Source information:
The prediction has a mean pLDDT of 83. Transfer RNA from a Thermoplasmata archaeon, 74 nucleotides, folded computationally. It matches the Rfam family "tRNA". The family's RNA type in Rfam is transfer RNA. Its family is annotated with triplet codon-amino acid adaptor activity in the Gene Ontology.
RNA sequence: GCCGCGGUAGCUCAGUUUGGGAGAGCGUGCGGCUGAAGACCGCAAGGUCGAGGGUUCGAUCCCCUCCCGCGGCA
Numbered sequence: 001g002c003c004g005c006g007g008u009a010g011c012u013c014a015g016u017u018u019g020g021g022a023g024a025g026c027g028u029g030c031g032g033c034u035g036a037a038g039a040c041c042g043c044a045a046g047g048u049c050g051a052g053g054g055u056u057c058g059a060u061c062c063c064c065u066c067c068c069g070c071g072g073c074a
Base pairs, nucleotide, nucleotide: 001073002072003071004070005069006068007067010026011025012024013023020057028044029043030042031041032040050066051065052064053063054062
């Protein structure tokens, strides 16, 4: 330098298939239960979906450029 995959909540990831509600588990906080704690149950908070631009009525999703990580080729 070229090619492929990935970047979404504090962490691990799904969601992209077919453009329209942003989610799960763990963790955290609160409550229930318990003599207390753990386990278990319920609720809640927490996100400029890597950055910028474009297409569209509408973009995590499509297009372009760039940044970062991993792998392969040279």